[in-house]
This is a predicted structure of a 351-nucleotide part of an RNA (small-subunit ribosomal RNA, central domain) from a metagenome.
Context: one part of a larger RNA
RNA sequence: CUGGGCGUAAAGGGUGUGCAGGCGGAUUUGUAAGUCAUGCGUGUAAUCCCACGGCUUAACCGUGGGCUUGCGCUUGAAACUACAAAUCUUGAGUAUAGAAGAGGAAAACGGAAUUCCAGGUGUAGCGGUGAAAUGCGUAGAUAUCUGGAAGAACACCGGUUGCGAAGGCUGUUUUUCUAUCCUAAUACUGACGCUGAGACACGAAAGCUAGGGGAGCGAACAGGAUUAGAUACCCUGGUAGUCCUAGCUGUAAACGAUGAAUACUAGGUGUUGGAGGUAUCAACCCCUUCAGUGCCGAAGCUAACGCAUUAAGUAUUCCGCCUGGGGAGUACGAUCGCAAGAUUGAAACUC
Numbered sequence: 001c002u003g004g005g006c007g008u009a010a011a012g013g014g015u016g017u018g019c020a021g022g023c024g025g026a027u028u029u030g031u032a033a034g035u036c037a038u039g040c041g042u043g044u045a046a047u048c049c050c051a052c053g054g055c056u057u058a059a060c061c062g063u064g065g066g067c068u069u070g071c072g073c074u075u076g077a078a079a080c081u082a083c084a085a086a087u088c089u090u091g092a093g094u095a096u097a098g099a100a101g102a103g104g105a106a107a108a109c110g111g112a113a114u115u116c117c118a119g120g121u122g123u124a125g126c127g128g129u130g131a132a133a134u135g136c137g138u139a140g141a142u143a144u145c146u147g148g149a150a151g152a153a154c155a156c157c158g159g160u161u162g163c164g165a166a167g168g169c170u171g172u173u174u175u176u177c178u179a180u181c182c183u184a185a186u187a188c189u190g191a192c193g194c195u196g197a198g199a200c201a202c203g204a205a206a207g208c209u210a211g212g213g214g215a216g217c218g219a220a221c222a223g224g225a226u227u228a229g230a231u232a233c234c235c236u237g238g239u240a241g242u243c244c245u246a247g248c249u250g251u252a253a254a255c256g257a258u259g260a261a262u263a264c265u266a267g268g269u270g271u272u273g274g275a276g277g278u279a280u281c282a283a284c285c286c287c288u289u290c291a292g293u294g295c296c297g298a299a300g301c302u303a304a305c306g307c308a309u310u311a312a313g314u315a316u317u318c319c320g321c322c323u324g325g326g327g328a329g330u331a332c333g334a335u336c337g338c339a340a341g342a343u344u345g346a347a348a349c350u351c
Base pairs, nucleotide, nucleotide: 003323004322005321006320007305008304012319014202015201016200017199021195022194023193025088026087027086028085029084030083031082033081034080035077036076037075039073040072041071042070048066049065050064051063052062053061054060091192092189093188094187095186096184097183098182103178104177105176106175107174108172109171110154114150115149116148117147118146119145120144121143125136126135162169163168207248208247209246210245211244212243216242217241221237222236223235224234259318260317261316262315263314264313267296268295269294270293271292272291273290274289275288276287277286300307301306324351325350326349333344334343335342336341
């Protein structure tokens, strides 16, 4: 490079925006670059293939033809691709009217619980475990009542519920700012689209820098147990951290282990948000339809498990990635980072 692949065997980038590039809806006309055809030229010789011939044959040699899959020119064709011009509305988008939501940012507010502080009552235990002990307590604990402070998290609702590109998002109302999706009917623009190497942005937790904060929990650490030992599991404490602000880091089983987009291909049954019809005093019920989210299942696919209109089916376009195990996501180099480290990423050797 070609081929074959990527749910679980190796393999989908963590996610988006998007320059270049690749690909791209319907109709008409033209051009003729690609494409197809005609003719001409060229495509050294040898080799190779075919035919005939020469050494007694063969190897070998000679003659002729082919091959040389290509390139250039010429004359044509116009279906497809391309290009140019014009048109269209179904892809895409805009406007109008509804509707939904834990989507994002900032601020205010709420109650329960926990710990601490002060005071009252009250007395000998409390706590903890498999059992204990360390620990706390006559300087009055635990328990209970009253008052206060602090920080963090939001029970019930709550749900294969909803929203978001992914990470993720859940107290209330409120407030403010802001983004998106969905539905219906028209009107408008008229292919404006899809994908997307590099690039840019976002990106759980842990970690780092600076400044705050610190109730509970709790790496490290200390002690008590257990044990042959116990650098653990269990217990008593407890520092970083967990929280906030401003930066950095850029990784996860970042998972649906399943890239994005479009079209097509039986059904059944839940549920969320709409729309239309039927019905009704009204709401349900019932029918149709659009967009999501689950389960079961036909054809088909699959090594099997399973997937199955939310495809792992049937096809097309574009991107990423894989090519036996170990060595190794290591070494070296480069880029990024304050560091931790991240990204890129071998070979020898070995089975």
Its Rfam family is "Bacterial small subunit ribosomal RNA".